A computed fold for a 102-nucleotide RNA from a soil metagenome, annotated as Glycine riboswitch aptamer. It matches the Rfam family "Glycine riboswitch aptamer". Its family is annotated with glycine biosynthetic process in the Gene Ontology.
[in-house]
RNA sequence: UCACUGGAGAGAGACGGGUUGCGAGCUCGUCCACCGAAGGGGCAAGCGGCUCGUUGCCGGCAAUCACGGCGCCGCCAAUCUCUCAGGUAAAGCGGACAGCGA
Numbered sequence: 001u002c003a004c005u006g007g008a009g010a011g012a013g014a015c016g017g018g019u020u021g022c023g024a025g026c027u028c029g030u031c032c033a034c035c036g037a038a039g040g041g042g043c044a045a046g047c048g049g050c051u052c053g054u055u056g057c058c059g060g061c062a063a064u065c066a067c068g069g070c071g072c073c074g075c076c077a078a079u080c081u082c083u084c085a086g087g088u089a090a091a092g093c094g095g096a097c098a099g100c101g102a
Base pairs, nucleotide, nucleotide: 001102002101004099005098006097011032013031014030015029016028017027018026019025033088034087035086039084040082041081042080046075047074048073049072050071056070057069058068059067
């Protein structure tokens, strides 16, 4: 990477239009409520740099080693978090991840 298998969560929401004999379904728009496991955004320890150097602070040392800590910057994970995207009856599609095989 490919194939097969498993694979959760959340309104059959409200209003209006289209499609339709009516309705369901589908679709478009508006509004509210929700989910997190396509994708996407954010963050840790740690690593590196700056600074400690007298207009950043604290501290250390045999030695102004021009050092350590705080501070600032960069890199940086997730099933965490955000909910942009996507999704919210069944079916279907999608689905992180896992198993078996190649």
The RNAcentral record of the sequence draws on MGnify.